[in-house]
């Protein structure tokens, strides 16, 4: 330098172009317990990497950029 895959919550990941972007784990609170853990219930937490475009409508499609991984040179 070229090609491919990927970027969504603290972490691992979902989400047909259309309801308010969800789940597990983690965190916080309450219940339970002598207490901790387990367990149950509830809660907080998101500029969907950035910018622009297409569209009535974009996390999703397109372009450029940024970043990560793999391969080739």
């Nucleotide at each position: 330098g070229g090609g491919c895959u990927c970027g969504u919550a603290g972490c691992u990941c979902a989400a047909c172009g259309g309801u308010u972007a969800g789940a597990g784990c983690a965190c916080c609170a309450a219940g339970c317990u002598u207490a901790u853990a387990c367990c149950u219930u509830g809660g907080g937490g998101g500029u969907u990497c950035u910018u622009g475009g297409u569209u009535c409508g974009a996390a999703u499609c397109c372009a450029a950029g940024c970043g990560a991984g793999c391969c080739c040179a």
Transfer RNA from candidate division WWE3 bacterium RBG_19FT_COMBO_53_11, 73 nucleotides, folded computationally. The organism belongs to candidate division WWE3, within Bacteria. The coordinates come from a structure-prediction model, not an experiment, and the mean pLDDT is 81. Rfam family: tRNA. By type it is a transfer RNA. Rfam's curators write: Transfer RNA (tRNA) molecules are approximately 80 nucleotides in length. It was read from a public genome assembly.